[in-house]
RNA sequence: AAGAGUAAUAGGCAAACCUUCUGAAAAGUGGGGGCGCAAAACUAUGGGUCUAAAGACUUGCGCGUCUAUGACUGCCAGGUUGCAUCA
Numbered sequence: 001a002a003g004a005g006u007a008a009u010a011g012g013c014a015a016a017c018c019u020u021c022u023g024a025a026a027a028g029u030g031g032g033g034g035c036g037c038a039a040a041a042c043u044a045u046g047g048g049u050c051u052a053a054a055g056a057c058u059u060g061c062g063c064g065u066c067u068a069u070g071a072c073u074g075c076c077a078g079g080u081u082g083c084a085u086c087a
Stems, first nucleotide, its partner, number of pairs: 003086002005083001012037002017032003021028002035074001041080003045077003048072003055066003
């Protein structure tokens, strides 16, 4: 140093759920909480998933359908960086 990372000492992150605020929603921020995580760190690049305000179509109206310019990296890959320990 490639590689391994199992029974990760210390330390780190934090699902569901409750709550505050933002948002049309999905979802996100702060607090509590702790299912799990060795990249559950960063990145929407490819696939995937969620939502459908505005817009388009339809309609007498309502409803309905389509659509990401909105989200998710704790869905799978890619890219970047990092780690107890072994070696």